[in-house]
Context: one part of a larger RNA
RNA sequence: UGACGGGGGCCCGCACAAGCGGUGGAGCAUGUGGUUUAAUUCGAUGCAACGCGAAGAACCUUACCAGGUCUUGACAUCCUGCGAAUUUUCUAGAGAUAGAUUAGUGCCUUCGGGAACGCAGUGACAGGUGCUGCAUGGCCGUCGUCAGCUCGUGUCGUGAGAUGUUGGGUUAAGUCCCGUAACGAGCGCAACCCUUGUCCUUAGUUGCCAGCACAUAAUGGUGGAACUCUAAGGAGACUGCCGGUGACAAACCGGAGGAAGGUGGGGACGACGUCAAGUCAUCAUGGCCCUUACGACCUGGGCUACACACGUGCUAUAAUGGAACGCACAGAGGGCUGCAAAGGCGCGAGCUGGAGCGAAUCCCACAAAACGUUUCGUAGUCCGGAUUGGAGUCUGCAACUCGACUCCAUGAAGUCGGAAUCGCUAGUAAUCGUGAAUCAGAAUGUCACGGUGAAUACGUUCCCGGGCCUUGUACA
Numbered sequence: 001u002g003a004c005g006g007g008g009g010c011c012c013g014c015a016c017a018a019g020c021g022g023u024g025g026a027g028c029a030u031g032u033g034g035u036u037u038a039a040u041u042c043g044a045u046g047c048a049a050c051g052c053g054a055a056g057a058a059c060c061u062u063a064c065c066a067g068g069u070c071u072u073g074a075c076a077u078c079c080u081g082c083g084a085a086u087u088u089u090c091u092a093g094a095g096a097u098a099g100a101u102u103a104g105u106g107c108c109u110u111c112g113g114g115a116a117c118g119c120a121g122u123g124a125c126a127g128g129u130g131c132u133g134c135a136u137g138g139c140c141g142u143c144g145u146c147a148g149c150u151c152g153u154g155u156c157g158u159g160a161g162a163u164g165u166u167g168g169g170u171u172a173a174g175u176c177c178c179g180u181a182a183c184g185a186g187c188g189c190a191a192c193c194c195u196u197g198u199c200c201u202u203a204g205u206u207g208c209c210a211g212c213a214c215a216u217a218a219u220g221g222u223g224g225a226a227c228u229c230u231a232a233g234g235a236g237a238c239u240g241c242c243g244g245u246g247a248c249a250a251a252c253c254g255g256a257g258g259a260a261g262g263u264g265g266g267g268a269c270g271a272c273g274u275c276a277a278g279u280c281a282u283c284a285u286g287g288c289c290c291u292u293a294c295g296a297c298c299u300g301g302g303c304u305a306c307a308c309a310c311g312u313g314c315u316a317u318a319a320u321g322g323a324a325c326g327c328a329c330a331g332a333g334g335g336c337u338g339c340a341a342a343g344g345c346g347c348g349a350g351c352u353g354g355a356g357c358g359a360a361u362c363c364c365a366c367a368a369a370a371c372g373u374u375u376c377g378u379a380g381u382c383c384g385g386a387u388u389g390g391a392g393u394c395u396g397c398a399a400c401u402c403g404a405c406u407c408c409a410u411g412a413a414g415u416c417g418g419a420a421u422c423g424c425u426a427g428u429a430a431u432c433g434u435g436a437a438u439c440a441g442a443a444u445g446u447c448a449c450g451g452u453g454a455a456u457a458c459g460u461u462c463c464c465g466g467g468c469c470u471u472g473u474a475c476a
Base pairs, nucleotide, nucleotide: 001476002475003473004472005471007470008469009468010467011466012465013464015460016459019424020423021422022421023420026315027314028313029312030311031310032309033308034306035305042053043052064301065300066299067298068297069296070295073125077124078123079121080120081119082118083117086103089100090099091098092097107114108113127290128289130288131287132286136284137283138279139278141275143273148187149186150185151184152183153182154163155162156161167178168177169176193267194266195265196264198235199234200233201232202231203230204229208224212223213222214221238261241255242254243253244252245251317417321376322375323374324373325372326371333364334363335362338357339356343352344351345350383414388409389408390407391406392405393404394403430452431451432450433449434448435447436446
């Protein structure tokens, strides 16, 4: 100087407390461990691995296994020879591949040849998701959006170092004020950026319709430019004003005005560093290793196994509910290899059909919970839907291993969950639907969107994490 203390002081955080809803019990989905296996590819492992890499494993992907094959190679550059490229059909085979066969003779040219492409050959080389993240770059997690981390000059100390950065107040903040052997400065904080909340101006189609007028079976259909909205520019919030408290300071408390008040709400933004944290399987890369194989191609299988254990979720256990009928109100997205309407068929998944739309125009697309009426009456039930049998639909060469969905039948566990444990302070929790990426198909996951919309916070003694000062130390 740090680190540590079941030392002290001050302070903060959904850290506790006060509340609301869960997890842990059930069934299923998904990830992991373990076990099994020819293979169940690899990585991630307290917080900070475990719906993680994977925004999507039937083949492909695919890295794994079995079998069948290739050796200048599936891919790149150079050299030589032949042939334009390309294309049709047949045979063998699981295919990779091998054999035969048909059409075609192009472009530039100094007529030597050249360019692109294919086949064969030679070696230089290719190739490796093989190892090392403890050789590395890059990227990224975490402490933590915590308020800290430092430097120059000066001063003090023999020196390591100290001071500044401590103290008194204050703040979300090393934020600001005052004091001060310090005076200044840098990286962080804040602001500048995006979005949302109010108003104004400009603009008026594909969007809008108050008044007036026209037209229609009906509809903003036509005139219209107010309103909504869209999207560009501005205004607005600064403790600016008033009162009080305070060291006459910084600031704090209350109030006015205001759409908004003291960082208005949300996002992006992550200091010096820590964990030899993670990643050689995104990529790049040193070294090592393989080179008729640890490279490459194909078919099939596996990654989907299953006495079990754990994590994360979904659906429930019902009456604040289930069922039936009626009926209202969003936002944000996506669409040409696409989204697909009306109409018709089917109980349905869906089929048919093809209008319209490269989209403020058309489509996906009916939002659902809510609300109104009826029924069920506390029951393993008109709760719950697992499992299983049968019949189908769709995607796709192909749904056996191993897809999703539909209909009929079946109708399991489950009556609120031990010890323990998680999230959340407001348009939040809870609850209800909607969309997108990936994607042929395949979400209870992920990311986004809106609808309805709470309870509680006395307080900081205690648990956890963190910041500043101080003290002890046989630790570094």